[in-house]
Context: one part of a larger RNA
RNA sequence: CGUCGAAAUUUGAGGAAACUCUUCCCUAGUACGAGAGGACCGGGAAGGACGAACCUCUAGUGUACCAGUUGUUCUACCAAGGGCAUAGCUGGGUAGCUACGUUCGGCAACGGAUAAGCGCUGAAAGCAUCUAAGCGCGAAGCCGGUUCCAAGAUUAAAUUUCAUUAGACCCCUUGAAGAACACAAGGUUGAUAGGUGGCAGGUGUAAGAUCCGUAAGGAUUUGAGCCGAGCCAUACUAAUAGGUCGAUU
Repeated sequence: CGUCGAAAUUUGAGGAAACUCUUCCCUAGUACGAGAGGACCGGGAAGGACGAACCUCUAGUGUACCAGUUGUUCUACCAAGGGCAUAGCUGGGUAGCUACGUUCGGCAACGGAUAAGCGCUGAAAGCAUCUAAGCGCGAAGCCGGUUCCAAGAUUAAAUUUCAUUAGACCCCUUGAAGAACACAAGGUUGAUAGGUGGCAGGUGUAAGAUCCGUAAGGAUUUGAGCCGAGCCAUACUAAUAGGUCGAUU
C1' cells in the first nucleotide's frame, strides 16, 4: 500500500519441524542344532544422545540485599556512620536469567497407495504361467495421522457484532514484552507504576541503654535490626486536561 469502514473469533491453500539409538527381562534355554550355541513373532523395563518448556528441588550468577573485616579520609572528638581502594577484600543471598536441575517428547497406534518380493483367478499357447484383462498381501521409505507458522491463498476467504461517530492513534503510568517499532496490562467508572501496610524470603541477634570484666570483650533487651526485583492489600503520589485520523451513504 492492497484486500469492503471497523472490532473479535476462526478456516487452512501452502510451508516448516519432528519422526533416533542401545541394553536388559519374559516368551524360552523353547523352535532349530550331534553339540557348541541359540532365535523369528509378541510383550515389558531401563538408559544414551537430541529437542522443548520450566525454576518446585539441587546448583550457578545475583555491581542500589545483609553481615564481617583491612588501610585511609571526612562527618569537631568518643561512639556510630559516609566516601575511596577490582563490587577494597571475605562469608552468605531474594527475584530474574540459567544448567549441572526438574518435567515432558519421538516410539507412535492407526488408515491409504506402493517397492523388491509373495500370491489368487487366468488366457494368448485345450497344458503350464502372479499378468496380458481382473483381484490381494507387502517396508524405518511415500501420502495422511502429531506440533508450529499461515488469507499478499492479489482466487486477498469465512463467522459474529457494530454501521454511527463505530473504531483507532497521539499523549501518559508500565512490563510478563522489547534495539527502534511492535506486543501486552492500564489511564480515576482506575490497582498500571511508585509509596505505604502486611506476608514470604535473605542476612544473622542493629543502634542505644543496663549488667559483668582493669581491658580486649561478653551477656540481656533481641531471631533483633536492616532489606532490590516476589505475593496480597491500600487511591497517598502519578496515569490530568486535551488533540488527531476515520468509509459507504

The part of an RNA shown here (large-subunit ribosomal RNA, domain VI) has 249 nucleotides and comes from a Patescibacteria group bacterium. The RNAcentral record of the full RNA draws on ENA. Taxonomically the source falls in Bacteria candidate phyla (Bacteria). Its Rfam family is "Bacterial large subunit ribosomal RNA". Rfam links the family to the GO terms structural constituent of ribosome and ribosome.